[in-house]
Background:
A computed fold for a 74-nucleotide RNA from a Nanobdellota archaeon, annotated as transfer RNA. RNAcentral holds the sequence, with entries from ENA. Rfam family: tRNA. It is annotated as a transfer RNA. NCBI's taxonomy places the organism under Archaea, Nanobdellati, Nanobdellota.
RNA sequence: CCCUCCAUAGCUUAGUGGUUUAAAGCGCCUGGCUGUAGCCCGGGAGAUCCCCAGUUCGAGUCUGGGUGGAGGGA
Numbered sequence: 001c002c003c004u005c006c007a008u009a010g011c012u013u014a015g016u017g018g019u020u021u022a023a024a025g026c027g028c029c030u031g032g033c034u035g036u037a038g039c040c041c042g043g044g045a046g047a048u049c050c051c052c053a054g055u056u057c058g059a060g061u062c063u064g065g066g067u068g069g070a071g072g073g074a
Base pairs, nucleotide, nucleotide: 001073002072003071004070005069006068007067010026011025012024013023018057028044029043030042031041032040050066051065052064053063054062
């Protein structure tokens, strides 16, 4: 320098262009349970979906550019 893939909550991941700017597991906080803790059960907080534009009535999703990461090639 070239090619491919990836970027959504603290972590790991879901998510046909349309119900609400969003779901689950683990973790965190809290209540129950317990002598205490853990297990188990209930509740809660937490992501303006990497950034900037574009297409569209409507974008986490499609397109372009950028940034970061992974792999391959020279």